[in-house]
RNA sequence: AAUUGAAAAAGGCAAACCUGCUCGAAAGACAGGGACGCAAAGCCACGGGCCUAAAGCGCCGGUCGAAUGACCGAUCGCUAUGGUAGCCGGGUUGCCUGC
Numbered sequence: 001a002a003u004u005g006a007a008a009a010a011g012g013c014a015a016a017c018c019u020g021c022u023c024g025a026a027a028g029a030c031a032g033g034g035a036c037g038c039a040a041a042g043c044c045a046c047g048g049g050c051c052u053a054a055a056g057c058g059c060c061g062g063u064c065g066a067a068u069g070a071c072c073g074a075u076c077g078c079u080a081u082g083g084u085a086g087c088c089g090g091g092u093u094g095c096c097u098g099c
Base pairs, nucleotide, nucleotide: 005096012038013037017033018032019031020030022029023028036086042092043091044090046089047088048087049084050083051082056078057077058076060073061072062071063070064069
């Protein structure tokens, strides 16, 4: 230097769950507690997956109008511009280390 993650050391992170005059439409994030796990469970949404759907569009109903249409409203459907790096791949940085 490359490789490996066997063993050991110094340390690190923190799922579920609980809490919150926190942020957000939600998903989720953040903070404190907690510990299932993790050798990149450090960092980056570039590709795929998954979660969410405020806004937008569609559908339906109503009101107005001669009409193109305008406005209002519930449910449903579609869509990421929102998330997830502890779903996978990729990029990038890095502690220790046997053969």
Predicted 3D model of a 99-nucleotide RNA (c-di-GMP-I riboswitch aptamer) from Cohnella herbarum. Rfam family: c-di-GMP-I riboswitch aptamer. Gene Ontology term of the family: cyclic-di-GMP binding. The sequence is in RNAcentral, with records from Rfam. Its mean pLDDT, the model's own confidence on a scale to 100, is 84. The model forms 95% of the base pairs in the Rfam consensus. The source organism's lineage runs through Bacteria, Bacillati, Bacillota, Caryophanales and Cohnella.